RNA sequence: CAGGCGGGCCGGGUUGCCGCAGGCUGUUGCCUGAGGAAAGUCCGGGCUCGGAAGGGUGCGAUGCCGGAUAACGUCCGGGACGGAAGUCGACCGGUUGCCGCAAAAGCGGAAGCCAAGGCGCUUCCGGACAGAUAGUGCCACAGAAAACAUACCGCUGCAUUUCGUGCAGUAAGGGUGAAAAGGCGAGGCAAGAGCUCACCGCAUUGCCGGUAACGGCGAUGGCAAGGCAAACCUCAUCGCGAGCAAGGUCGAACAGCGAUGGAUUACCCGUCCGGACUGUGCAAGCAGUCCACGUCGCGGGUAGACCGCAGGAGCGUGCCUGCAAAGGUACGCCGAGAGAGAUGGCAACCGUGCGGCAUCCUGCGCCAGCGCAGAAUGCCGCAUACAGAACCCGGCUUACAGGCCCGCCUUUUUU
RNA sequence: GGGGACGUAGCUCAGUUGGGAGAGCGCUUGAAUGGCAUUCAAGAGGUCGAGGGUUCGAUUCCCUUCGUCUCCA
Repeated sequence: CAGGCGGGCCGGGUUGCCGCAGGCUGUUGCCUGAGGAAAGUCCGGGCUCGGAAGGGUGCGAUGCCGGAUAACGUCCGGGACGGAAGUCGACCGGUUGCCGCAAAAGCGGAAGCCAAGGCGCUUCCGGACAGAUAGUGCCACAGAAAACAUACCGCUGCAUUUCGUGCAGUAAGGGUGAAAAGGCGAGGCAAGAGCUCACCGCAUUGCCGGUAACGGCGAUGGCAAGGCAAACCUCAUCGCGAGCAAGGUCGAACAGCGAUGGAUUACCCGUCCGGACUGUGCAAGCAGUCCACGUCGCGGGUAGACCGCAGGAGCGUGCCUGCAAAGGUACGCCGAGAGAGAUGGCAACCGUGCGGCAUCCUGCGCCAGCGCAGAAUGCCGCAUACAGAACCCGGCUUACAGGCCCGCCUUUUUU
Repeated sequence: GGGGACGUAGCUCAGUUGGGAGAGCGCUUGAAUGGCAUUCAAGAGGUCGAGGGUUCGAUUCCCUUCGUCUCCA
């Protein structure tokens, strides 16, 4: 310098003019005005109302252990598993010759070399990482057999017979498949087999370490029966319902109810006479009730207004505790808020990136004044993302031009 | 604000205990006809919206994401 892995941060700036929203106001101005994701609405909580305050069932979510937190499926630390890279060691392994035994095959012994592989160690990364001895279900095709095991080709023994057949044993080998009932080596055997043994794995168990997950050492067993739970399920834990259009305060108009008022009196015209019913009266009329209008009052909770609603699990800095997430404490700060929904546009200059041209410098090459590469300066052109609050927070996920910083690893080149 | 469903061939749609990607219409070719239509025969055409995971194996199961439709307040 380049590349890779991991982590964190920024994500245009200044000025002027015009414009928008909110607040204040002396009515003229002043101040303030999006994000790291404001997004998706995938989780969790605050807040509010309703219900219940106990238990069970169902449903849903989560799922190694411990911690953080208001809570979480988030975060931090740890464990086991898997992957990648690196690395010490000859522990396993590979390999070389030597020595001893042996006729040989081979066995045993000490030694040298090898870092391809295994094991160990270090670093980084990954994940929905409970349970497959509770039960049910599924495992196509192929294959003898896909789960109460089984026997196609083989191998072995016996019988018969003859180069086949039958019976029995076997599960080493072959074949099928994603997967075939511990792996490898030795002994053993008629052939074989955990049948026996060493090592490894597995199961059970004892002791020790650790809060725990889990780990280490030892003993015993002789393999107990494959995979799938992002199939049903089992176990454990958690979970009431609805959502700011929650909810609260005030409250028109119209309609309703009650009281009350008046007469040039109630669809229209007409100079007087409203209509209907009841009572009384021979009748005219009188009295009462209802219908219209005006005034006052009542309850409600619509339109609308205000609150909820911006001082909060708030932000910044320092110190303390803690491996960390985080917690505590001191000081300082106040930073948008509508109700069809503001936060924009233009111009100039600057910044960043890319490309082109010019100048100058450095290096290399040679045909010796040209070519190539790099850096700096100037000019020109282009680009400058994703996206936009509506009750508020903690997370997750997704989108994003370009740039900066930190840690680890590696190759090459130059000095 | 809160729920639900869908995306498969050019179009309309099937596809369930996870194992073959299909149907109708359309398209192409051939036959039949003097010719066209109808008809008959054959054929082509698919990243199953995208990405990732679980599994031996995914259109199907799970997660994320994009788009469309719809219901309630």
This is a predicted complex of two RNAs, RNase P RNA and transfer RNA, with 488 nucleotides together.
It holds a member of the Rfam family "Bacterial RNase P class A". Rfam classes the family as a ribozyme.
Its mean pLDDT, the model's own confidence on a scale to 100, is 76.